[in-house]
Context: one part of a larger RNA
RNA sequence: ACCGGCGAGUUAUGAUGUCGUGCAAGGUUAAGUCGAAGAGAUGGAGCCGAAGCGAAAGCGCGUCUGAAUAGGGCGACAGUACGAUUUCAUAGACCCGAAACCCGACGAUCUAUCCAUGAGCAGGUUGAAGGUGGGGUAGAACCCACUGGAGGACCGAACCGACGUUCGUUGAAACGCCCGCGGAUGACUUGUGGAUAGGGGAGAAAUUCCAAUCGAGUUGGGAGAUAGCUGGUUCUCCCCGAAAUAGCUUUAGGGCUAGCGUAUGAUCAAUUGUUUGGUGGAGGUAGAGCACUGAAUGUGUAAUGGCCGAGCUAAUCGGUACUGAAUACAAUCAAACUCCGAAUUCCAUCAAAUUUACUCAUGCAGUCAGACUGUGGGGGAUAAGCUCCAUGGUCAAAAGGGAAACAGCCCAGACCGUCAAUUAAGGUCCCUAAAUUUAUGCUAAGUGUUAAAGGAUGUAAAGGUACUUAAACAGCUAGGAUGUUGGCUCAGAAGCAGCCACCAUUUAAAGAGUGCGUAACAGCUCACUAGUCGAGCGCCUUCGCGCCGAAGAUUUACCGGGGCUAAGCAUAAUACCGAAAUUACGGAUUUUAGAUUUAUCUAAAGUGGUAGGGGAGCGUUCCAUGUGGGAAGAAGCGGUACCGUGAGGAGCCGUCGACCGCAUGGAAGUGAGUAUGCCGGU
Numbered sequence: 001a002c003c004g005g006c007g008a009g010u011u012a013u014g015a016u017g018u019c020g021u022g023c024a025a026g027g028u029u030a031a032g033u034c035g036a037a038g039a040g041a042u043g044g045a046g047c048c049g050a051a052g053c054g055a056a057a058g059c060g061c062g063u064c065u066g067a068a069u070a071g072g073g074c075g076a077c078a079g080u081a082c083g084a085u086u087u088c089a090u091a092g093a094c095c096c097g098a099a100a101c102c103c104g105a106c107g108a109u110c111u112a113u114c115c116a117u118g119a120g121c122a123g124g125u126u127g128a129a130g131g132u133g134g135g136g137u138a139g140a141a142c143c144c145a146c147u148g149g150a151g152g153a154c155c156g157a158a159c160c161g162a163c164g165u166u167c168g169u170u171g172a173a174a175c176g177c178c179c180g181c182g183g184a185u186g187a188c189u190u191g192u193g194g195a196u197a198g199g200g201g202a203g204a205a206a207u208u209c210c211a212a213u214c215g216a217g218u219u220g221g222g223a224g225a226u227a228g229c230u231g232g233u234u235c236u237c238c239c240c241g242a243a244a245u246a247g248c249u250u251u252a253g254g255g256c257u258a259g260c261g262u263a264u265g266a267u268c269a270a271u272u273g274u275u276u277g278g279u280g281g282a283g284g285u286a287g288a289g290c291a292c293u294g295a296a297u298g299u300g301u302a303a304u305g306g307c308c309g310a311g312c313u314a315a316u317c318g319g320u321a322c323u324g325a326a327u328a329c330a331a332u333c334a335a336a337c338u339c340c341g342a343a344u345u346c347c348a349u350c351a352a353a354u355u356u357a358c359u360c361a362u363g364c365a366g367u368c369a370g371a372c373u374g375u376g377g378g379g380g381a382u383a384a385g386c387u388c389c390a391u392g393g394u395c396a397a398a399a400g401g402g403a404a405a406c407a408g409c410c411c412a413g414a415c416c417g418u419c420a421a422u423u424a425a426g427g428u429c430c431c432u433a434a435a436u437u438u439a440u441g442c443u444a445a446g447u448g449u450u451a452a453a454g455g456a457u458g459u460a461a462a463g464g465u466a467c468u469u470a471a472a473c474a475g476c477u478a479g480g481a482u483g484u485u486g487g488c489u490c491a492g493a494a495g496c497a498g499c500c501a502c503c504a505u506u507u508a509a510a511g512a513g514u515g516c517g518u519a520a521c522a523g524c525u526c527a528c529u530a531g532u533c534g535a536g537c538g539c540c541u542u543c544g545c546g547c548c549g550a551a552g553a554u555u556u557a558c559c560g561g562g563g564c565u566a567a568g569c570a571u572a573a574u575a576c577c578g579a580a581a582u583u584a585c586g587g588a589u590u591u592u593a594g595a596u597u598u599a600u601c602u603a604a605a606g607u608g609g610u611a612g613g614g615g616a617g618c619g620u621u622c623c624a625u626g627u628g629g630g631a632a633g634a635a636g637c638g639g640u641a642c643c644g645u646g647a648g649g650a651g652c653c654g655u656c657g658a659c660c661g662c663a664u665g666g667a668a669g670u671g672a673g674u675a676u677g678c679c680g681g682u
Stems, first nucleotide, its partner, number of pairs: 001682006011091005017085007026048003032042003052059002062074004094232002097229001101222006112196009121186001123155003126151001130147006159183003163180002167176001198214001200210003207216001235617006245258005259367002261364006272357001273354010287340001288338002293334003297330005305322001306320005370395010400411003415587004420583003426577003429562003435574001437573006448564001454548002458545002461542005467536001475532005481505003486500003511526001515524002588607009618671001620668010636655005642649002
């Protein structure tokens, strides 16, 4: 891992609703006794109900409050016993699962420390004190030689340890092997016997050890501890079908009540619900506005104040390129501004449609982590597949078609069948079902098939305007002068550093000069003019489609691919394809209504579904009653083309060798794929 078996809402008591049966203003026995441990009989103690209200005295279909004969509160409705069933309570209470806590025992044959008594330490080295002899001294000290043999001394086996790497790491080994390494006469190592025990002992101290177990040993018990947590919870079909919100919560992944679901009943009719339309209202949002509150810009008038001047430095007067209240005009801004003010929404009412969808009571729930998307907003950075509200949708609990793939987007809600039809979104060159369709334009960028500020004689269209056969625009040829080097400034300033002025003359035209240039001049050039040429040219605005801006990491890699100049974009049109949508035909089933032949028909509307509610069934084991099968072969097992919507059920064949069905009731150790389930086999 697979296969097989086992494996989870039970039982008791009480309560509650529903259903059934009996009796009914009543219903019913419990223990006990008799009896066969039964049925049944007996047993009326007790319990529930028939009357409530009040704290109570008490009164009573009333009563309490109250001064009240008022008002108000609570009352005045058939029950009861048993059985079945739903749920709840108390019990282990659907099953498995802690870490822990407590009580009693057993452990120091491992290990820690200690006690008693024994044992062990090759070999080599160093050479302390002391001693002896000699020297030395007044005597010592001291010096030399020899002797001596100290030391938690040195090197290094046994022994004890464990610093490093390798190997090993389903090991040879639940800590080892090889190679090196530390101690090795000591706080050394070790044998045997003994002591200390879990709220404890021991500890050269590490939460270290106390039998491969230690922040509190092991074992039995309390014990099925508790688990707001995780996992699992076994057959079928039919009907309906949620929630992820509010309030409170030592509450936030739990609960309670409400909201939303379901079943039954009531109201069986209306001032019920929903939708649409009419009518009448409520309101202060979007927008808009500046009339209020504030913000904010300019101009005019201008108070007060400042500064300056005048004035016996007083009053006061005058001036001011200062300040600037207030006011007028113009133009603005606001969630906490409003002179205004929608759409939608909400309320009431009338009508129509739908036809109970509303509301109430009772039983039973589940839900309290929501997700994305459109719209209106708060937070954030007008960031987030972000977060928090509101209001729709979808998913959740929804399959099908489209979006290449893709819970939340678009289309559309799957009862079943059909080798029928029509469409939706989206598509129609090939992959790939259907147009290489029609018409008119645009795009040249593979734009399409990613992106901004910004940039540009890309190109199409529309409009405006200047000049133009009295010759424009562009090019070419020629001129572009004189007073004058204008005045000032300046070392210089001559069109061209700077300041001022910017005249006049000759002219076809020519600036007291557009740019380059010089130290300053010079020089080149422009404006302007003539000629040549011969028809358009310059500028501005709007708009369609394109261009640049545009650099990334495994592989082209932002059309799904091929590929496309349409098979791209815009506008218009006609076909076709395309879904579980719609239609057609056949069938099943639910609800309502109507018929009746009472289990059938007709009509209408339905039949996606998680949590969950309700209904109807299948199968297993055993029991009771009835009725059957079986050696001419039961159950089981194997095979099989039959029946049923399904759980499932027959028939036949084989195998096998002794029991087994069916009908109606009843009772449950009653259904297995999941629990890192348990046991066995392979």